[in-house]
RNA sequence: CUGGCGGCGUGUCUAAUACAUGCAAGUCGUACGAGAAAGUGGGGCUGACGAGCAAUCGUCAGCGCCGCGAGUACAGUGGCGAACGGGUGAGUAACACGUGGGUAAUCUGCCCUUGAGUUUGGGAUAAGCCAGGGAAACUGGGUCUAAUACCGGAUGAUAUCUCCGGACGACAUCGUCUGGGGAUCAAAGGUGGGGCAACCUGCCGCUUGAGGAUGAGCCCGCGCUCCAUUAGCUUGAUGGUAGGGUAACGGCCUACCAUGGCGACGAUGGAUAGCCGGCCUGAGAGGGUGAACGGCCACACUGGGACUGAGAUACGGCCCAGACUCCUACGGGAGGCAGCAGUAGGGAAUAUUGCGCAAUGGGCGAAAGCCUGACGCAGCGACGCCGCGUGGGUGAUGAAGCUCCUUGGAGUGUAAAACCCUGUCAGUGGGGAAGAACCGCAUACGGAAUCACUGCCGUAUGCCUGACGGUACCCGCAGAGGAAGCUCCGGCCAACUCCGUGCCAGCAGCCGCGGUAAUACGGGGGGAGCGAGCGUUGUUCGGAUUUACUGGGCGUAAAGGGCGUGUAGGCGGGUCUUCAAGUCAAAUGUGAAAACCGACGGCUUAACCGUCGGCCUGCAUUUGAAACUGGAGGCCUUGAGUACGGGAGAGGAAAGCGGAAUUCCUGGUGUAGCGGUGAAAUGCGUAGAUAUCAGGAGGAACACCGGUGGCGAAGGCGGCUUUCUGGCCCGAUACUGACGCUGAGGCGCGAAGGCUAGGGGAGCAAACAGGAUUAGAUACCCUGGUAGUCCUAGCGGUAAACGAUGGGCACUAGGUGUUGGAGGUAUCGACCCCUCCAGUGCCGCAGCUAACGCAUUAAGUGCCCCGCCUGGGGAGUACGGCCGCAAGGUUGAAACUCAAAGGAAUUGACGGGGGCCCGCACAAGCGGUGGAGUAUGUGGUUCAAUUCGAAGCAACGCGAAGAACCUUACCUGGGCUUGACAUGUGCCGGACGACGGCCGAAAGGUCGUUUUCCCUUCGGGGACCGGUGCACAGGUGCUGCAUGGCUGUCGUCAGCUCGUGCCGUGAGGUGUUGGGUUAAGUCCCGCAACGAGCGCAACCCCUGUCCUUAGUUGCCAUCAGGUUAUGCUGGGCACUCUAAGGAGACCGCCGGUGAUAAGCUGGAGGAAGGUGGGGAUGACGUCAAGUCCUCAUGGCCCUUACGUCCAGGGCUACACACGUACUACAAUGGCCGGUACAGAGGGCUGCAAUACCGUGAGGUGGAGCUAAUCCUUAAAGCCGGUCUCAUUUCAGAUUGGAGUCUGCAACUCGACUCCAUGAAGAUGGAAUCGCUAGUAAUCGCGGAUCAGCAGGCCGCGGUGAAUACGUUCCCGGGCCUUGUACACACCGCCCGUCAAGCCACGGAAGCUGGGGGUACCCGAAGUCGCUUGCCUAACCGCAAGGAGGGCGGCGCCGAAGGUAAAACCAGUGACUGGGGCUAAGUCGUAACAAGGUA
Repeated sequence: CUGGCGGCGUGUCUAAUACAUGCAAGUCGUACGAGAAAGUGGGGCUGACGAGCAAUCGUCAGCGCCGCGAGUACAGUGGCGAACGGGUGAGUAACACGUGGGUAAUCUGCCCUUGAGUUUGGGAUAAGCCAGGGAAACUGGGUCUAAUACCGGAUGAUAUCUCCGGACGACAUCGUCUGGGGAUCAAAGGUGGGGCAACCUGCCGCUUGAGGAUGAGCCCGCGCUCCAUUAGCUUGAUGGUAGGGUAACGGCCUACCAUGGCGACGAUGGAUAGCCGGCCUGAGAGGGUGAACGGCCACACUGGGACUGAGAUACGGCCCAGACUCCUACGGGAGGCAGCAGUAGGGAAUAUUGCGCAAUGGGCGAAAGCCUGACGCAGCGACGCCGCGUGGGUGAUGAAGCUCCUUGGAGUGUAAAACCCUGUCAGUGGGGAAGAACCGCAUACGGAAUCACUGCCGUAUGCCUGACGGUACCCGCAGAGGAAGCUCCGGCCAACUCCGUGCCAGCAGCCGCGGUAAUACGGGGGGAGCGAGCGUUGUUCGGAUUUACUGGGCGUAAAGGGCGUGUAGGCGGGUCUUCAAGUCAAAUGUGAAAACCGACGGCUUAACCGUCGGCCUGCAUUUGAAACUGGAGGCCUUGAGUACGGGAGAGGAAAGCGGAAUUCCUGGUGUAGCGGUGAAAUGCGUAGAUAUCAGGAGGAACACCGGUGGCGAAGGCGGCUUUCUGGCCCGAUACUGACGCUGAGGCGCGAAGGCUAGGGGAGCAAACAGGAUUAGAUACCCUGGUAGUCCUAGCGGUAAACGAUGGGCACUAGGUGUUGGAGGUAUCGACCCCUCCAGUGCCGCAGCUAACGCAUUAAGUGCCCCGCCUGGGGAGUACGGCCGCAAGGUUGAAACUCAAAGGAAUUGACGGGGGCCCGCACAAGCGGUGGAGUAUGUGGUUCAAUUCGAAGCAACGCGAAGAACCUUACCUGGGCUUGACAUGUGCCGGACGACGGCCGAAAGGUCGUUUUCCCUUCGGGGACCGGUGCACAGGUGCUGCAUGGCUGUCGUCAGCUCGUGCCGUGAGGUGUUGGGUUAAGUCCCGCAACGAGCGCAACCCCUGUCCUUAGUUGCCAUCAGGUUAUGCUGGGCACUCUAAGGAGACCGCCGGUGAUAAGCUGGAGGAAGGUGGGGAUGACGUCAAGUCCUCAUGGCCCUUACGUCCAGGGCUACACACGUACUACAAUGGCCGGUACAGAGGGCUGCAAUACCGUGAGGUGGAGCUAAUCCUUAAAGCCGGUCUCAUUUCAGAUUGGAGUCUGCAACUCGACUCCAUGAAGAUGGAAUCGCUAGUAAUCGCGGAUCAGCAGGCCGCGGUGAAUACGUUCCCGGGCCUUGUACACACCGCCCGUCAAGCCACGGAAGCUGGGGGUACCCGAAGUCGCUUGCCUAACCGCAAGGAGGGCGGCGCCGAAGGUAAAACCAGUGACUGGGGCUAAGUCGUAACAAGGUA
């Protein structure tokens, strides 16, 4: 949110909070005495009324009497019950509970079995009656009376006590059986039957024994939560003796004596909690839990106390104290729902003030019966489990609606409708159970005792009893009619689309979704799951071998104690004997029932219930076994140790000695510097330094030897000598005889730094000072310099105290060094060599490991013991304890917060890491850019608009191969709306068009004239055009981060991959690395690789040489002709050339070199030589690179406008800034004249010659050319002249004037020409670009676009250099390697302070509260004890009096209360401390790459 029915269960988890009202424990008259009333019947009296003459009668009212009611009700004495049943879980960590035992230390009403008895007396009292007190609750006095109430006597045992014996048993006291003597103790009656009676008899009682059953008490073994940041606790405490007390043992209590008892196997303290059978979960072991049902315990408003009783220290009893509530006449009283209902309150939350004793059970009773909120039922709640239904069948290539859509269709969907059926549940009508058997009564029969029975006991038959309930169940009736929702659909996890939204709103268990195409948000459609439920939240177990007993770990992930010594403890060699604690086996007892499992059965099924079996894994006892562990005893030698002989060593402590060096002091020589650094400066020095020589002083450290060498437990130990001293190794024998290993606590040692006291102080050197560096520099560097470093005595106790690896023992391939020792062999000699032991290194197999790695010095395989770990941060912090002089150490949390933190390895990327190698990358050169003017593009600014895009390289003479209009997308204004353009279609009209007039800036509008084609059945139809309408067109509008295509770039860099195999748990590796070599992953060799693909190269084009073929428009050597001259002509194609095909170059040959290879190098030949030169060609991929404005295209947006037409304007603006160019600054030049030589292209609305005009642009004109034919002159150069270093005869901007050309039109805004003008500029700061040869530089020519416009772009040729030592450096790149905390990959990552917000926590003057303890004061009720006061029926006594009892008094103890001091636990607290978290705050740069000072 939703909700149809039934069955069976279940229901205040919180306030053990407070309770109105009703009910929940009574019963017995067969124990006893007493004893009503209402009502009714009868009669009497009085009064009234009526009838009657009256007597009288009737009616009504009142009064008392009798009977019935009734020996009833109520109340009382007495008995039994009320200690059960029912509730709750506060307390309790305990013999409370569970389990198994003990009681020889005990009790037990009613019940069962059995023995004996039941006698004789007495005095009271309640009720009642009389009269009182009090508001009430209640209560005092007088008087009478009964009992199964109370009391005395008798009798009496196998009871109790005591004395003397016997037998047996046990556990110390003792127990059981038995014989004898003594003492003490009982009772109650009731009610039936028979009988004249005496008396007999039944039943129920009563007394006293014995036994049983049941229940209870006490004791013991074992089990039973968390905290050690609780480590010591205890005075009745532990024991003894005596006494008291109890049913009973006991310090349970008292007195005295002793000084014990408990505790690391966790005492004491604190926190929490009823325990168990069970229940939930789990494969199990475990973990969680203790609702319902059952067992035990505890409690009954809170605390204390006893009484009664068989039993209580008593839920519905009593007394006291306290809190609370109620009543009150203010004096005093009453109460206790944690019984059933119910109320309030608390709470997320939990029910009816129901029916009945019919059943089951309980109390009383002889019984009938009464009582019973136990119980049986009903009611309420989908709270749980179980069952049923809400319909079934047929039904379309498949309705409508809705959704999606590629517009074809698809889905919902046989779903619906429709047709044919059925009848559960609910509804309605009718029928209708089981649960009931007792008891009792009646009848019949039988039995025992008895003289006998109607009494008693038993059997059979009949009758009687149902809350639920007219319920379950059965039958009939009508009708698909009344009955479906909830969650989810990104992955985990089953189920997909559309729209909306746009890091918004929202979702979310975890990962994570949402920033314009969201299967994750919200809605729709569809789907999945479950279903009278579904989802959420909470809780527990599981998954989690993530506390690891089963079943984990500690080199680097969290984790080995810094090291030793040693206590407790744990573990422990060989062999024999023994015991039987552990262990194993069997039997017995117990392990309640329910539950669980199995079988069968009962409700229509199931849930539920019943019967039987199993299980209950445990505990105890007895018997047995003896291998193993253990106990006891004996023996042994191999573990361990001792003695003996050798040996090495910076092992330790103390004393003494030595030389080198630094510094200082004195003196000599000597002069201007020294010192220091990246470079400097501070500093020292002319008062003489540094340097050098000699002498002296003092302190500290010990060069070389020196070594992955030695010693030590670790820290650590280094000159030499002496003394003292610890440990170790080797050898061979003897001895002891398991004496061993480990080790919680404890104790000791323990680097550096630090602390205390006293010395010492040369050098070094925190702090500090100065100088540098720097943006800063409280640093790195330099100059100084104090603590300290050294010694003595103490403290401290930490470390990356590391092998990041605890100790011991055993076992498990080797190889090779080295130290110490021994032996063998051999020798002059231990010089080598071999073997063994002990140490110390490296490599490596098996094995182990997540990998790295370890690997007889284990991280392998086992055993023993100790320490330690359990996500990161908070935090080794806080609090508390202990230690310390302090600094601090040790032990050591939580709140909160994160979805990770971390290890090893992999691939990349990166490094102010390394190696190798390339590139006009640097260097070496040449010329530029950056300065000037102009052009052009861009930014910026401006504007109505200056359309848009491109943005480091890789945007910026880029898109644009050419903006005056057009282009044009922008702006202003004027128009159009099926549209400027496409297709289809309905209707109407007509050719379109051309021409003319008018309006207008034009678009356009309007008027007029003129004008078709094809088919035809003559109606019309078609083509085309116009109008109107519907579909649609159109958009250079947005998104290049939705895309295709195309392109740029790394980069023409040499790389990028695959198949199979092999290696690795895997990512991945190998191949592709290595040695050479190359321009090249080019090739060769090697190799767990072998091959292959895309790239490289080659194949293609141009060019360089030659050949062949073919010669026109090309060419002209020879021949001929002709010209002033010219291949001009004939002719020829030899040459050049053209353009097609071939040849040629391959390290092919030779020498050297190299591994004899690949190749490199030199040479020959050749036009060309090692890819000859150039081009085309661009691997896998990268940059969310560029482009929606080329084109295409998804989605979104506009639709009389974001479409379309037109005119004008703008894209050409201009304080500036940048890029790219041009022209220059001049003499290697300018100008003038003369003169020579190209290539490649273009040309018909075109290129244009000669000629003429013009100074010129150009014009006129047109030969020739559809092109090897014509257009068609290259320029620099060369020759000559001039200029002479000048802002010029350089340079040409700008401006004025005049023109030319194109074009509808050159104002904004074209190019060119002429005349005039003549700006800046004199070679360019920082910086920066190009180029390695036909290249740079320089010179001109052509083409595309194009009406016109070229300094741009794309091409072409002419002239034609310089330099390259080399790879250190800058940039880019390739390969290998290394480090990494980077992986949107260094433009990375990341640290700390400060500032801001939020959160939790610590400290804190204090304040508040709580529980417990201690000491003292007061001291209720009450038990116990004492009692000289008062009272007193039973017994004694003739009496007086006594015994006994009661009240009162006193005492001990004693709850609550009070006082005091301290500790503990919480809450709070101005202020304060750090911590955590929080897209874009501040300052720096600490760490990660040698992180730029490891």

The prediction has a mean pLDDT of 85.
Small-subunit ribosomal RNA from a metagenome, 1494 nucleotides, folded computationally.
Its Rfam family is "Bacterial small subunit ribosomal RNA". Its family is annotated with ribosome and structural constituent of ribosome in the Gene Ontology.